A computed fold for a 71-nucleotide RNA from a Minisyncoccota bacterium, annotated as transfer RNA.
The coordinates come from a structure-prediction model, not an experiment, and the mean pLDDT is 83.
RNAcentral holds the sequence, with entries from ENA and MGnify.
The same sequence occurs in records of 2 taxa.
């Protein structure tokens, strides 16, 4: 240089174009004489920009970083 494949709350995953899962963590409360363990709830995310669409994490395009192949 050319081709492919990844990118989603702090972490690790899931998602036929219709309200983003689910675990662990983090906080609150319950339990508990206290701590752990155990319930119950909230916060917390689609890599970045354009398109197409009624609606885009999903389709297509570019960038960006990482990974395979091939020259």
């Nucleotide at each position: 240089g050319c081709g492919g494949g990844a990118u989603u709350g702090g972490u690790a995953u899931a998602a036929c174009g219709g309200u983003a899962u689910u675990a662990c963590g983090u906080c609150a409360c319950c339990c508990u004489u206290c701590c752990a363990a155990g319930g119950u709830g909230a916060a917390g995310a689609c890599a970045g920009g354009g398109g197409u669409u009624c609606a885009a994490u999903u389709c297509c395009c570019c960038u960006a970083u990482c990974c395979c192949g091939c020259u």
Its Rfam family is "tRNA". Rfam describes the family as follows. Transfer RNA (tRNA) molecules are approximately 80 nucleotides in length.